[in-house]
FMN riboswitch aptamer (RFN element), 158 nucleotides, folded computationally.
RNA sequence: GAAAUUCUUCGGGGCAGGGUGCUCGCGUAAGCGAAAUUCCCGACCGGCAGCCCAUUAUAUAUGAUGAUGGAAAGUCUGCGAACCUUUUGUCAAAAGCAAGAGGCCGAUCUGGUGAAAUUCCAGAACCGACAGUAUAGUCUGGAUGAGAGAGGAAGUGU
Numbered sequence: 001g002a003a004a005u006u007c008u009u010c011g012g013g014g015c016a017g018g019g020u021g022c023u024c025g026c027g028u029a030a031g032c033g034a035a036a037u038u039c040c041c042g043a044c045c046g047g048c049a050g051c052c053c054a055u056u057a058u059a060u061a062u063g064a065u066g067a068u069g070g071a072a073a074g075u076c077u078g079c080g081a082a083c084c085u086u087u088u089g090u091c092a093a094a095a096g097c098a099a100g101a102g103g104c105c106g107a108u109c110u111g112g113u114g115a116a117a118u119u120c121c122a123g124a125a126c127c128g129a130c131a132g133u134a135u136a137g138u139c140u141g142g143a144u145g146a147g148a149g150a151g152g153a154a155g156u157g158u
Stems, first nucleotide, its partner, number of pairs: 005154006017041003023034004043138002045128002047079004052070007074126002083103008108124005130141003
């Protein structure tokens, strides 16, 4: 100094403005009032990790390692969450809870710059779990939860 291991902290954003009126209330009626962040116009938001190359040095040389420089993702690749199924444990059983397995898992093009970009710039598009409720990516709820992962501390032996 590094790994196992243990502890700990962090770990998701968003309807401005306008229109309509399911429905409800009042009224004899005409009509009046309330009424969608869900509908219509429009506005707004974007979890986590990864990617490729140039120059140069070493040298075990089509490679490898190091250094320097550069390029950045909602739509690429993978993951997490949600949802569905299921196994085991707990239980007399069910539910619940805990641990595990499987399934499912949205959406982008064109031009420009450049060594390199579905990542930057310009333009035009598109996507967004479940439950509740007037039909919800944005409200309320499960959730003071879970979590990909990021940081910090300790660290026997070797």

Model confidence (mean pLDDT): 78 of 100.